c-di-GMP-I riboswitch aptamer, 97 nucleotides, folded computationally.
Its mean pLDDT, the model's own confidence on a scale to 100, is 78.
RNA sequence: CUUUGCUCAAGGCAAACCCAUGGGAAACCGGGGGACGCAAAGCUACAGGGGCUUCUCGGCUAAAAACUCAAAGCCGAAUGCCAGCCAGACUGCCAGA
Numbered sequence: 001c002u003u004u005g006c007u008c009a010a011g012g013c014a015a016a017c018c019c020a021u022g023g024g025a026a027a028c029c030g031g032g033g034g035a036c037g038c039a040a041a042g043c044u045a046c047a048g049g050g051g052c053u054u055c056u057c058g059g060c061u062a063a064a065a066a067c068u069c070a071a072a073g074c075c076g077a078a079u080g081c082c083a084g085c086c087a088g089a090c091u092g093c094c095a096g097a
Base pairs, nucleotide, nucleotide: 002097003096004095005094012038013037017033018032019031022029023028036084042090043088044087048086049085050082051081052080056077057076058075059074060073061072
């Protein structure tokens, strides 16, 4: 330097769930505990794919001759969110070859 993660050391992270309840409309994020797992579960979220959410925006939905408005519901849309879904680039511990 390359490659691998069968083994060792020091350690690291922390799913579900619980507690308190901070931020947010929500998704989700954050605090304390917890430990299913992880060799990158370190980093990166418009300009790779995928997923989640819908404050907001747009549309739709009722009969009457027609029109309008509002609420509710449904649908669509990310600029919001997720890298512990795949992915990407950079860095990195130990050990083996």